The RNA shown here (c-di-AMP riboswitch aptamer (ydaO/yuaA leader)) has 145 nucleotides and comes from Geobacter sp. UBA6169.

[in-house]
RNA sequence: AAUACCAAGCAGCCGAGAUUCAUCGACACAGGGUCGAUGAAUGCGGGGGACCCAGUGAGUAGGGGCGUAUUCCAGCAUCUGCUGGAUAGAGGACUUUCAACCUCAAGCCCGUCAGCUAACCUCGUAGGCAUCUGAAAGGGCAUCG
Numbered sequence: 001a002a003u004a005c006c007a008a009g010c011a012g013c014c015g016a017g018a019u020u021c022a023u024c025g026a027c028a029c030a031g032g033g034u035c036g037a038u039g040a041a042u043g044c045g046g047g048g049g050a051c052c053c054a055g056u057g058a059g060u061a062g063g064g065g066c067g068u069a070u071u072c073c074a075g076c077a078u079c080u081g082c083u084g085g086a087u088a089g090a091g092g093a094c095u096u097u098c099a100a101c102c103u104c105a106a107g108c109c110c111g112u113c114a115g116c117u118a119a120c121c122u123c124g125u126a127g128g129c130a131u132c133u134g135a136a137a138g139g140g141c142a143u144c145g
Stems, first nucleotide, its partner, number of pairs: 006145001009141002012129003018042010043125006053115001062113001063110004071086006089104004094138006
């Protein structure tokens, strides 16, 4: 120095919501840094949109979209809400399986209109948090022992 083995350590989450470059501003500054705003590109996510297929109806009881967030029961209120229970479904710290436990089961948008859908067109790239159970298997990072 290399290889192998053993032991020990480290890793944030939901969500499409990230990365790079440029400009501006602020804070720092012997180092090409951090944060924010704007623009562009890449990546990721959504909507519209033919033939064919589907549908046999549609037309205010409107209809449709994003999202896991749908459906039912009881009570209270009588503005169409509030409370509780259950439930389709969804999440829980690298991944998968098994078991246990915990949590959510909302909200918003289009505007009379949209099935699928190649080409094509178009929009978003936020916001919010602390989720350290056990077993088995398989991985990542670092490089001391």

NCBI's taxonomy places the organism under Bacteria, Pseudomonadati, Desulfuromonadia, Geobacterales, Geobacter.